[in-house]
Context: one part of a larger RNA
RNA sequence: UUGGGCGUAAAGCGCGCGUAGGCGGCCCGGUAAGUCCGUUGUGAAAGUCAAAGGCUCAACCUUUGAAAGCCGAUGGAUACUGCCGGGCUAGAAUCCGGAAGAGGCGGGUGGAAUUCCUGGUGUAGCGGUGGAAUGCGCAGAUAUCAGGAGGAACACCAAUAGCGGAGGCAGCUCGCUGGGACGGUAUUGACGCUAAGGCGCGAAAGCGUGGGGAGCAAACAGGAUUAGAUACCCUGGUAGUCCACGCCGUAAACGAUGGGCACUAGGUGUGGGAGGUGUCGACUCCUCCCGUGCCGGCGCUAACGCAUUAAGUGCCCCGCCUGGGGAGUACGGCCGCAAGGCUAAAACUC
Numbered sequence: 001u002u003g004g005g006c007g008u009a010a011a012g013c014g015c016g017c018g019u020a021g022g023c024g025g026c027c028c029g030g031u032a033a034g035u036c037c038g039u040u041g042u043g044a045a046a047g048u049c050a051a052a053g054g055c056u057c058a059a060c061c062u063u064u065g066a067a068a069g070c071c072g073a074u075g076g077a078u079a080c081u082g083c084c085g086g087g088c089u090a091g092a093a094u095c096c097g098g099a100a101g102a103g104g105c106g107g108g109u110g111g112a113a114u115u116c117c118u119g120g121u122g123u124a125g126c127g128g129u130g131g132a133a134u135g136c137g138c139a140g141a142u143a144u145c146a147g148g149a150g151g152a153a154c155a156c157c158a159a160u161a162g163c164g165g166a167g168g169c170a171g172c173u174c175g176c177u178g179g180g181a182c183g184g185u186a187u188u189g190a191c192g193c194u195a196a197g198g199c200g201c202g203a204a205a206g207c208g209u210g211g212g213g214a215g216c217a218a219a220c221a222g223g224a225u226u227a228g229a230u231a232c233c234c235u236g237g238u239a240g241u242c243c244a245c246g247c248c249g250u251a252a253a254c255g256a257u258g259g260g261c262a263c264u265a266g267g268u269g270u271g272g273g274a275g276g277u278g279u280c281g282a283c284u285c286c287u288c289c290c291g292u293g294c295c296g297g298c299g300c301u302a303a304c305g306c307a308u309u310a311a312g313u314g315c316c317c318c319g320c321c322u323g324g325g326g327a328g329u330a331c332g333g334c335c336g337c338a339a340g341g342c343u344a345a346a347a348c349u350c
Base pairs, nucleotide, nucleotide: 003322004321005320006319007304008303012318014201015200016199017198021194022193023192025088026087027086028085029084030083031082033081034080035077036076037075038074039073040072041071048066049065050064051063052062053061054060091191092188093187094186095184096183097182103177104176105175106174107173108172109171110154115149116148117147118146119145120144121143125136126135162169163168206247207246208245209244210243211242215241216240220236221235222234223233258317259316260315261314262313263312266295267294268293269292270291271290272289273288274287275286276285299306300305323350324349325348332343333342334341335340
C1' cells in the first nucleotide's frame, strides 16, 4: 500500500525478439462513445444532517425538510480523447553511395615459446626457497646444437582505441554472414514507443557421449613452515582447461544506473563519416552528424557525487522495493540426467 522510492541506504529482470495490453505526429471532414451543460426518472424504510415537537432534561422517540456515489431517459455543446473517412511528411522503415570495425560462423595457414622424443658436444651437478627439503641426474641430467612430434595460446602493433543487444570478441588469410554511423534525399506514408505472459541468446564452473591432452592445475601425494597447518611456499599430479554434439541458465551477468522521445552553459582529448578553407600534393584549420573519455556550470543529491553518454527538466511503458534475522530457506508447482535453477512463505526472534 490511491503514498514514497530503486548509482552507493531495501529496490532496474544478465541481454534481446516480440504477443496481449497501455501510450501515440501534423491538417481537414463526419460521428457524438468518453467528456461537459440543461431538464427529468430512480435513488424504500431505518440511519446521517437541519428545523420543530413529545417523555421534568438527556439518551430515546415523532413530524417535516435536506442530502445522496452510482444508474436510466431526453435535449444540447464539440475543445480534447475515441471511432469512421480523406490528406501530409518532421517520427519510423526502405533504396542508393563511398568508407570504418578483435561483430558472428566455417575452412586454410604462420612464427615465437613450453613439454616430450632421436642424435651430436659435454661433465657433475640441476632444480627450488626467506632458508631448505621432497624431486631430477654417472643407466650421463642441467647447459648447448641439429632434427622430429604434439597441444594450446597468439608477444610487438595495442590505445585512455574499435565492434557487439548483453554474455563477449585479438596472429595471418579465404569464403559465407549480421548490425551500425555518415552522405544523397529517391520510395512508403504514423507503418511508432514500451512490453505482462511467451520465445531466443547467455562468462566461468559443472553434467552426458565421443575425441584430444603440450602447458597450467581443483582433488590427491610428498617436502617444508608451524604449538597445530586438512593452508599460504616447494616438488609432483588427476579431473578440468581444448574440439564436436547435447544439457545447465547462474555471476560483483556492474555504469551496482530498464527502454523510448524532447528540452537544458561550456572547455578539452579521441574513433568513424560528410562539407568548407587552403595547397601541385600530403598536411593544417573551421563547421556539421554519430560514437567514446576527462573536466566543469545551472539544476539535482543525505552526502559522495551526477552534470547534453544526467543521477537535471518533462511525458509514455515495463520491472522491482516496503525493518534486521529466520531465508533467497521450507512446502507446493514448473524445469533439469544430476548438480541444482525459477517461483516463494510462516512460526519464532530482535